[in-house]
Molecule: Glycine riboswitch aptamer
Organism: Litorilinea aerophila
């Protein structure tokens, strides 16, 4: 089972953070100035900080294996199943780190709702 959980894929809907600052190049020649320079504007490289968390990715708690040690004295028997330290491994998350990735718009986004299709019993 009038199809669970998972996978694609289509629509939807989806937060956070500077249009940061500085130096080189090109491009218009418009529009401004104290005019033979300069500002400003677009695009590119390259430096510096601030900063975000929801792509990916780090990292971990009980709890579970498993491993070492050990679990007062007298006399006798059972018992090591149990406990107490310690080391490994396993171990969630919209927690955490903030590597990557991001801080107008676009893009992009976990995540959630629908639909269609794989699936074939869990949630």
């Nucleotide at each position: 089972u009038u199809g669970a959980a998972g996978a694609a894929c289509a629509c939807g809907a989806g937060a956070g953070a500077g249009c940061g600052c500085c130096u080189c190049c090109c491009a218009a020649a418009a529009g401004c100035c104290a005019c033979c320079g300069g500002c400003c504007u677009g695009g590119g490289a390259g430096g510096c900080c601030g900063c975000c968390g929801a792509a990916g990715g780090u990292g971990c708690a009980a709890g579970c294996g498993c491993c070492a040690u050990u679990c007062g004295c007298c006399a006798c028997c059972c018992g090591a199943g149990g406990g107490a330290u310690g080391g490994c491994g396993u171990g969630a998350c919209u927690c955490u780190c903030u590597c990557a990735g991001g801080c107008a718009a676009a893009a992009g986004g976990a995540u959630c709702g629908u639909g269609u299709u794989c699936g074939g019993a869990c949630g």